RNAcentral holds the full RNA, with entries from SILVA. A computed fold for a 328-nucleotide part of an RNA from a marine metagenome, annotated as large-subunit ribosomal RNA, domain IV.
[in-house]
Context: one part of a larger RNA
């Protein structure tokens, strides 16, 4: 140095933090709070007993009552340390095989959509198959996440749905027309003119979905204001203007996993608290299924605190055992 054992007084003074170690224990009697979904919490906590031996007592397990030994009687092993607050997730589950085990993922439970069977939807050029040998109490797809209370306001933009009156508009259809070519006429001649028929080219006109358009949808992606002035001390605005707007955050929560100024203020815990717990509310920049607020119970989860315990410390010390290191 590894790894184990002990340790005087203190007993977290140690650290980022009780990491680690100690403590506790299995059985049996007692006896046991807030809270609560009345199941629970809870082995809550908090306490007590236990070994041989004789008697007695019963069928017996076993009690009693005396007495006896040791430091030590659940005599070795093996075997929960507890409480209080909160924040996250309801709960058992899953998971980054080999740095992350949670607050992620998952879920039970609630929406919204999309599909009438040869279903939607997925995989195949395609037969065909899965869905499903199922049939809207079904199956796909998104999103919420037990459970209480609850989900406001906006349809201007974007998606989606329906709608067809007019605008726009492809190929196709259509063919006014043009334009070359030229039999021919006309000219002494150059050369002009030029029917048909081919050829090229091609207006107008007709043309569907879409798009513009008209509605309607937010548990559809999403958004959810500003300035100024007033009340008989002061402040402070229930009131009142004005400016934009699709509409100006409702309920509830609020320095918060979220507050930057900020270690905000107060208040409680401590001799001393950047944390922390309880308020205020000036929310730089919460807010309702991208769910808002509670919650019993859980939870190798975070975070503060207290009890009990210790070599985590003050502050080292001794022992075993192993490696190393001298000498051999």
């Nucleotide at each position: 140095c590894a790894c184990g054992g002990c340790u005087a007084a203190g007993g977290a003074a140690c650290u980022c933090g009780g990491c680690a170690a100690a403590u506790u224990a299995a059985c049996c009697c007692u006896g046991u709070a807030a809270c609560u979904u009345c199941g629970g919490g809870a082995u809550a906590a908090a306490g007590g007993g236990a070994g041989c031996c004789a008697c007695g007592a019963g069928c017996a397990a076993u009690c009693g009552u005396g007495g006896c030994c040791g430091c030590a009687g659940a005599g070795a092993a093996a075997u929960g340390g507890c409480c209080c607050a909160g924040g996250c997730g309801a709960c058992u589950g899953u998971u980054u095989a080999a740095c992350a085990a949670a607050a992620a993922c998952a879920c039970a439970u609630g929406g919204c959509u999309u599909u009438g069977c040869u279903a939607a939807a997925u995989c195949g050029a395609a037969a065909g198959a899965u869905g499903a040998c199922g049939u809207a109490u079904a199956a796909g797809g998104c999103c919420u996440g037990a459970c209480a209370c609850c989900u406001g306001c906006c349809c201007g933009g974007u998606g989606c749905u329906g709608g067809a009156a007019g605008g726009u508009u492809a190929a196709g259809g259509g063919g006014g027309g043009a334009u070359g070519u030229u039999a021919g006429u006309g000219g002494c001649a150059a050369c002009a003119c030029g029917a048909a028929g081919c050829a090229u080219u091609g207006a107008a006109c007709u043309g569907a979905a879409g798009c513009c358009c008209c509605a309607g949808u937010a548990a559809a992606c999403g958004g959810c204001g500003g300035c100024c002035g007033u009340a008989a001390c002061u402040a402070u605005a229930a009131c009142g203007g004005u400016c934009c707007u699709a509409a100006g955050g409702u309920a509830g929560c609020g320095a918060a996993a979220u507050u930057c100024c900020u270690u905000g203020u107060c208040g409680g815990g401590u001799a001393a608290g950047u944390u922390c717990c309880g308020a205020c509310c000036u929310g730089c920049a919460c807010g309702a299924a991208u769910g808002g607020u509670g919650u019993a119970a859980c939870g190798a989860u975070c975070u503060g605190g207290g009890c009990a315990c210790u070599g985590u410390c003050u502050c080292a010390g001794c022992c075993a055992u192993g490696a190393g290191c001298u000498c051999g």
Its Rfam family is "Bacterial large subunit ribosomal RNA". Gene Ontology terms of the family: ribosome and structural constituent of ribosome.